[in-house]
RNA sequence: GCCGGAGCCUGGGGGUGGCCUGCAUGGCGGGCCUGAGAAGAAACCCUUGGAACCUGAUCUCGUUCGCGCGAGCGUAGGGAAGGCUCGGGUGCCGCAU
Numbered sequence: 001g002c003c004g005g006a007g008c009c010u011g012g013g014g015g016u017g018g019c020c021u022g023c024a025u026g027g028c029g030g031g032c033c034u035g036a037g038a039a040g041a042a043a044c045c046c047u048u049g050g051a052a053c054c055u056g057a058u059c060u061c062g063u064u065c066g067c068g069c070g071a072g073c074g075u076a077g078g079g080a081a082g083g084c085u086c087g088g089g090u091g092c093c094g095c096a097u
Base pairs, nucleotide, nucleotide: 001090002089003088005086006085007084008083009082010081011047012046013045014044017033018032019031020030021029022028023027053078054077055076059072060071061070062069
């Protein structure tokens, strides 16, 4: 110098749906489903090696009481990064023997 691993710091990005139900019903609660997360949030997930998330999409097939519930679409188009520390591997140069 290069390759790879772990941890930390700071910053940044993102989603929050479906069904049932109560009440004093443009609102406030309760239960259930999937999920990391369905607003207990000072949470959770993701951050370019980027399916976190958005678009296509009022999409297609299957399933369900119902829903991004499962799969496809998807080698698609977008999408938020810098620093520090500690191990490992390896190359080159110099010096000493």

A computed fold for a 97-nucleotide RNA from a Deltaproteobacteria bacterium, annotated as TPP riboswitch aptamer (THI element). Lineage of the source: Bacteria > Pseudomonadati > Myxococcota > Myxococcia. The prediction has a mean pLDDT of 78.